[in-house]
The prediction has a mean pLDDT of 81. Predicted 3D model of a 583-nucleotide part of an RNA (large-subunit ribosomal RNA, domain V) from a metagenome.
Context: one part of a larger RNA
RNA sequence: CCUGUAGUUAGACGAAAAGACCCCAGGAGCUUUACUACAGCUUGGUAUUGGGGUUGUGUGUUGUAUGCGUAGCAUAGGUGGGAGACUUUGAAGCAUUCCUCUUGGGGAGUGUGGAGUCGCCAGUGAAAUACCACCCUUACAAUGUGCAACUUCUAACCCGCGUAAGAACUACGUGGGAACAGUGCCUGGCGGGUAGUUUUGGUGGGGCGCUAUCCUCCUAAAAAGUAACGGAGGAGUCUAUUAAGGUUGGCUAGGCGCGAAUGGAAACCGUGCCGAUAGUGUAAUGGCACAAGCCAGCUUAACUGUAAGGGGUACAUCCCGCACAGAUGCGAAAGCAGAGCAUAGUGAACCGAUGGUCCGCCUUAGAUGCGGCCAGAGAUUAACGGAUAUAAGUUACCCUGGGGAUAACAGGCUAGUUCCGCCCAAGCGUCCAUAGCGACGGCGGAGUUCGGCACCUCGAUGUCGGCUCACCUUAGCGCGGGGCUGGAGAAGGUCCCAAGCGUAUGGCUGUUCGCCAUUUAAAAAGGUACGCGAGCUGGGUUCAAACCGUCGUGAGACAGGUUGGUCUCCUAUCUACUACAGG
Numbered sequence: 001c002c003u004g005u006a007g008u009u010a011g012a013c014g015a016a017a018a019g020a021c022c023c024c025a026g027g028a029g030c031u032u033u034a035c036u037a038c039a040g041c042u043u044g045g046u047a048u049u050g051g052g053g054u055u056g057u058g059u060g061u062u063g064u065a066u067g068c069g070u071a072g073c074a075u076a077g078g079u080g081g082g083a084g085a086c087u088u089u090g091a092a093g094c095a096u097u098c099c100u101c102u103u104g105g106g107g108a109g110u111g112u113g114g115a116g117u118c119g120c121c122a123g124u125g126a127a128a129u130a131c132c133a134c135c136c137u138u139a140c141a142a143u144g145u146g147c148a149a150c151u152u153c154u155a156a157c158c159c160g161c162g163u164a165a166g167a168a169c170u171a172c173g174u175g176g177g178a179a180c181a182g183u184g185c186c187u188g189g190c191g192g193g194u195a196g197u198u199u200u201g202g203u204g205g206g207g208c209g210c211u212a213u214c215c216u217c218c219u220a221a222a223a224a225g226u227a228a229c230g231g232a233g234g235a236g237u238c239u240a241u242u243a244a245g246g247u248u249g250g251c252u253a254g255g256c257g258c259g260a261a262u263g264g265a266a267a268c269c270g271u272g273c274c275g276a277u278a279g280u281g282u283a284a285u286g287g288c289a290c291a292a293g294c295c296a297g298c299u300u301a302a303c304u305g306u307a308a309g310g311g312g313u314a315c316a317u318c319c320c321g322c323a324c325a326g327a328u329g330c331g332a333a334a335g336c337a338g339a340g341c342a343u344a345g346u347g348a349a350c351c352g353a354u355g356g357u358c359c360g361c362c363u364u365a366g367a368u369g370c371g372g373c374c375a376g377a378g379a380u381u382a383a384c385g386g387a388u389a390u391a392a393g394u395u396a397c398c399c400u401g402g403g404g405a406u407a408a409c410a411g412g413c414u415a416g417u418u419c420c421g422c423c424c425a426a427g428c429g430u431c432c433a434u435a436g437c438g439a440c441g442g443c444g445g446a447g448u449u450c451g452g453c454a455c456c457u458c459g460a461u462g463u464c465g466g467c468u469c470a471c472c473u474u475a476g477c478g479c480g481g482g483g484c485u486g487g488a489g490a491a492g493g494u495c496c497c498a499a500g501c502g503u504a505u506g507g508c509u510g511u512u513c514g515c516c517a518u519u520u521a522a523a524a525a526g527g528u529a530c531g532c533g534a535g536c537u538g539g540g541u542u543c544a545a546a547c548c549g550u551c552g553u554g555a556g557a558c559a560g561g562u563u564g565g566u567c568u569c570c571u572a573u574c575u576a577c578u579a580c581a582g583g
Stems, first nucleotide, its partner, number of pairs: 001583008010575003015568001022403006028395004034197005040190003044186005050153016067136001077135005084118003093112008157177007200212003209229001213235006236384001237281001238340002245299007254274006279288002282345001284343003303326004309320003315385001328337003351378001354375004359371003410457001411455001412453003416450001418446006427437002464539001465537003469531001470528005477502003480497006504518005545563004549558003
């Protein structure tokens, strides 16, 4: 060195299970003051559902009563007819009872009485309740009818018991309840009891936060355009009772210096200089003095119907606009005017409503209805090209499809942070920068921390600590050698060389760490997938159960606490290592 046997498990990102964590898409369980339904409960109406009574109320009929301005015998409802009407079938008067009442009277009944009472005539707008008819207001009585409440009946309907030994159904009898209850249809309410669903996207993982449309600037690389959770700001309007619109005419701001009563840093006045620094309704940018800035007069073009031609643009939107017709305003006129110095001040379809219209359908004609066309209005449809008229959560009980397109471990890149070293030397060190230190600053190295990135791995790279077994580095803790010393010696300090060997046991805690106790020559710092779970453990973290606190209406949640909680392969193919045997 080769071959083999017996072993050990460091590697083959070993095997097993299309990762359970995380994200994306889908699903399911659960919750609720998410949305919408349904069951269920309940309200009212009606049907099943009938008779009677009382009360109240509406209405019809009949009868009776009722009606007061002034004048006038006096309580004259209206209109018409009307010259007589009532009365021994009991008039006036008197007594009494009742009703009404404006306190003046009116009406009715009974008794007595025994023959009269009233009208026509005068006064009044209207003449007799003398009499008759038709009505009005109000009231009463009777009666019909409707409704409501209460009550009663029994025959619907419901229930108990018996015949009936023996369940249901049924028949008959009997008792109780009763037009209620129950049930059907319609209807208002309550309604996680049940069901179907929704619960957006962006995002240097996701969540929390922020954001989503429009305007201005920078980034933007001198045409246009151009991204980021890049840097800065604004808008969701305002203006017609003196416009902040149109036009005609006119004007010039602002600052500084000096002078000047009150008067001051700034008021109004005078003067000189600079020249747009001012102003523009509103942010910024670009404009603006011939002014687009400021003032005044007159006004409504902040018009109607069109629109050549352009800009911009995926589409849909959007922007500018010659000119023509009509009717206007200002101006002497030429002309200017279809809002505002420009760029923000916004919303598609559908839907219903409104106004207009020689329009269409249905009709003999008309009305209504529906539709068309024109006009304007109704959206924080703000997730702003707007999925629906209408929508929130939770899952550690979870599931499926995917992702290393995307997080947690480890690795990689980076090195802000961390650790280590160096340069300069103000200063400390009695004196003296550098024995030992060293501010303000500067330059590097390492890859042990916390990070950043998201590059292999999500058809799986097992995660803290301990145990066992270690191998390596040196920025050296001990043992060795040396330089300097603010080294007398001893003990030290600091630096250089050096990795050969070594580098603790207990108590507490799951701990690494740390604190404590006692030793030691010393109790060094690190790397090795924070070495090592196909070597062990499983105390912690990190499933399902449960308790507490806090949060939440709740389901549930919590780098909050607490108890419990399956660690697969007695089987190793290859590499590696160990022992042995043979060649």